[in-house]
RNA sequence: CGACAGAGCUUUGGAGAACCCCAUUAAAUUGGGUGCCGAAGGUGCAAAGCGCGCAAGCGUUAAUCUCUCAGGCAAAAGGACAAAGUGCAUUCU
Numbered sequence: 001c002g003a004c005a006g007a008g009c010u011u012u013g014g015a016g017a018a019c020c021c022c023a024u025u026a027a028a029u030u031g032g033g034u035g036c037c038g039a040a041g042g043u044g045c046a047a048a049g050c051g052c053g054c055a056a057g058c059g060u061u062a063a064u065c066u067c068u069c070a071g072g073c074a075a076a077a078g079g080a081c082a083a084a085g086u087g088c089a090u091u092c093u
Stems, first nucleotide, its partner, number of pairs: 002092002006088001008086006018034001020033004035073003041069001042067001044065001049060004
């Protein structure tokens, strides 16, 4: 100097679902009810592989799947994920 994969930071893009009902309030302010969404976070699950076991079997391991605990259902905010930039540390040459 270059390459692989990694986490962070910055910028940009970024979905779904009642701004329903009752009461209350200056106000989507607060409380209650019903319905709904999955893409912060969290729960659960396969095969193969690996480990243990004579064997049956047990353990380990995923997601945008699943649940809807948390969160959310106008805008704003948040937002998995993606792209670009940036410096950092690891390994290899």
The prediction has a mean pLDDT of 76. The RNA shown here (Glycine riboswitch aptamer) has 93 nucleotides. Rfam family: Glycine riboswitch aptamer. Gene Ontology term of the family: glycine biosynthetic process.